[in-house]
RNA sequence: CUCGAUAACGGCAAACCGUCGGAAACGGCGGGACGCAAAGCCUCCGGCCUCAAGCCCCGCAAGGGCCAGGUAGCGGGGCCACCGAAG
Repeated sequence: CUCGAUAACGGCAAACCGUCGGAAACGGCGGGACGCAAAGCCUCCGGCCUCAAGCCCCGCAAGGGCCAGGUAGCGGGGCCACCGAAG
């Protein structure tokens, strides 16, 4: 360095509930633990989710696209990091 143990010191926290924010997806905080060896940080790429405002297609509506937002616990990538059995 790779790797990741029935190791050690510790850490995070899904669903659900309460509360606050948001049009929504979803997020913050508290409770709670399904899981996690980067479930630490970053939307650069792809995926997925949302559609209030703005723009475009559409005669209107409905619908679609863009923009925008979300997901880092969907994957890739970037940055940083604790411990040390075996290989």

c-di-GMP-I-GGC riboswitch aptamer from an Alphaproteobacteria bacterium, 87 nucleotides, folded computationally. NCBI's taxonomy places the organism under Bacteria, Pseudomonadati, Pseudomonadota, Alphaproteobacteria.